This is a predicted complex of two RNAs, RNase P RNA and transfer RNA, with 398 nucleotides together.

């Protein structure tokens, strides 16, 4: 110097003034995010049984570990792509069952004779090597053999099978046996293993104002279904009628950051140290000035992640080609 | 906050247990008529909302990401 691959970090503004908002601890004190998004997963908390047992339905599926949990990470395996660095992968089961495979083609899953080849006077007949059709034509390559041919039969590769050895395993070797039986798709229904009880903070609880009551059934509540449970003089349902206020839940939490220890690492254990959005029509904002702040976008019960938008800035390791010392 | 629906030609709509996309109505040529209209014949029209996967093959089956409506309390 070109080409390509990983991996990772750091900001999202700042300072004056000035108006204006929201909290309260009432002072020139605090006061959006890395994704607060999307609602796409998995916890917490609440409340029905701190959720019980059947069916159903949904998700997930290689193998060990991390996690509060996970459809998530992280380590490994097989597979497939790439010269390589590396990547990517819904990656259980097609010999339990049903189903599907248009068109092209003789035939498409109980194979199969169009062309070719043998064969024969012709004709029936043998034949999946060869050709053609296809996205797939019922093991592949050499060989024997044969009329021509075939796992018919040898070797090698594959495949099933069985033990043997290292592996925690997933799976790897090699070994030995069998001889084509078994071809595809399950993000087709299905089968097998795991998991999942429903509703979500408008959950639910508390006070306070304030109203009118009536009529219907005997249940009602957990709920996709039945059982179980819980409650019973209240309970639901329709109709009418009042209210539309306040407090709790509510933010300190599987929280950050740093050390030291263990682990390849996700992590995890200890010790230190740091943390004042909390609203309820819903603040967090607007000028101006400092050469000057651009992008995606804004909390509403809270955490771990996926996923998608997106702006500015840095470090580093790798493989391959080509030069040149 | 929470949740269901939907997106196919210029417009309305079929087609969704996968096999190569359709009709009406618009539009455009020709016929017919003196002349338009109607009528008749033919013709145009689709990345099937966008991207990625599974399949031999995807409007249809999965994920994702856009936009569009409605329902609850």
């Nucleotide at each position: 110097u070109c080409a390509g691959g990983g991996a990772u970090c750091c900001g999202a503004a700042g300072u004056a003034a000035u108006c204006g908002c929201u909290a309260c601890a009432g002072g020139u004190u605090a006061g959006a995010g890395g994704a607060a998004a999307g609602u796409c997963c998995g916890g917490g908390c609440a409340c029905c049984a701190c959720a019980g047992g059947a069916c159903a339905u949904g998700a997930c599926g290689c193998u060990g570990g991390c996690u509060a949990a996970c459809g998530g990470c992280c380590a490994g395996g097989a597979g497939c792509a790439g010269u390589a660095a590396u990547g990517c992968u819904a990656c259980a089961g097609a010999u339990a069952g049903u189903g599907c495979a248009a068109c092209a083609g003789a035939g498409a899953g109980u194979a199969g004779a169009c062309c070719g080849c043998c064969g024969u006077a012709a004709a029936a007949g043998g034949u999946a090597a060869g050709g053609g059709u296809g996205a797939a034509a019922g093991g592949g390559u050499g060989g024997u053999g044969u009329a021509a041919g075939a796992g018919a039969c040898c070797a090698c590769c594959g495949c099933a099978c069985g033990a043997c050895u290292g592996g925690u395993g997933a799976c790897a070797g090699g070994c030995g046996u069998g001889g084509c039986a078994u071809g595809g798709u399950a993000a087709a229904c299905c089968u097998c293993g795991u998991c999942a009880g429903g509703u979500g903070c408008a959950a639910g609880g508390u006070c306070a104002a304030g109203c009118a009551g009536c009529a219907a059934c005997u249940g009602g509540g957990u709920u996709g279904u039945c059982c179980g449970c819980c409650u019973a003089u209240a309970g639901u349902u329709g109709c009418g009628g009042g209210u539309a206020g306040a407090c709790c839940g509510c933010u300190a939490g599987a929280g950050g950051c740093c050390a030291u220890g263990g682990g390849c690492a996700a992590c995890c254990a200890u010790g230190g140290u740091c943390c004042g959005a909390g609203a309820u029509a819903g603040a967090u904002g607007a000028u101006u000035a400092c050469a000057u702040a651009a992008a995606c976008a804004g909390a509403a019960c809270u955490c771990g992640g996926c996923u998608u938008a997106u702006c500015g800035g840095g470090c580093c390791c790798c493989u391959g080609a080509u030069u040149u010392u | 906050u929470c949740u269901c629906c939907u997106g196919u030609a210029g417009c309305u709509c079929a087609g969704u247990c996968g096999g190569u996309a359709g009709a009406g109505c618009a539009g455009g040529u020709g016929g017919c008529u003196g002349u338009u209209a109607a009528c008749c014949a033919c013709c145009c029209u689709g990345u099937c909302g966008g991207g990625g996967g599974u399949u031999c093959a995807a409007a249809u089956c999965c994920c994702u990401c856009c936009g569009g409506g409605g329902g609850a309390g």
It holds a member of the Rfam family "Bacterial RNase P class A". It is annotated as a ribozyme.